Predicted 3D model of a 74-nucleotide RNA (transfer RNA) from an Egibacteraceae bacterium. The coordinates come from a structure-prediction model, not an experiment, and the mean pLDDT is 82. RNAcentral holds the sequence, with entries from ENA and MGnify. Lineage of the source: Bacteria > Bacillati > Actinomycetota > Egibacterales > Egibacteraceae. RNAcentral records the identical sequence in 2 taxa. Its Rfam family is "tRNA". It is annotated as a transfer RNA.
[in-house]
RNA sequence: GCCGGGGUAGCUCAGCGAGGUAGAGCAGCGCUCUUGUAAAGCGAAGGUCAGGGGUUCGAAUCCCCUCCCCGGCU
Numbered sequence: 001g002c003c004g005g006g007g008u009a010g011c012u013c014a015g016c017g018a019g020g021u022a023g024a025g026c027a028g029c030g031c032u033c034u035u036g037u038a039a040a041g042c043g044a045a046g047g048u049c050a051g052g053g054g055u056u057c058g059a060a061u062c063c064c065c066u067c068c069c070c071g072g073c074u
Base pairs, nucleotide, nucleotide: 001073002072003071004070005069006068007067010026011025012024013023020057029043030042031041032040050066051065052064053063054062
């Protein structure tokens, strides 16, 4: 340099094919339970969707550029 995969909550990831309310599990927080913890149950919170631009009534999703990580080729 070229090709492929990936970047979404603190962590691990789904959602992208076919644009329409941003989700799950775990962690943390609160409550119940317990003599007290743990476990279990319930609840609430937590997001510039890597960055910028474009298309669109509407973009995590489509298009362009850039950055970062992993693998392959040379």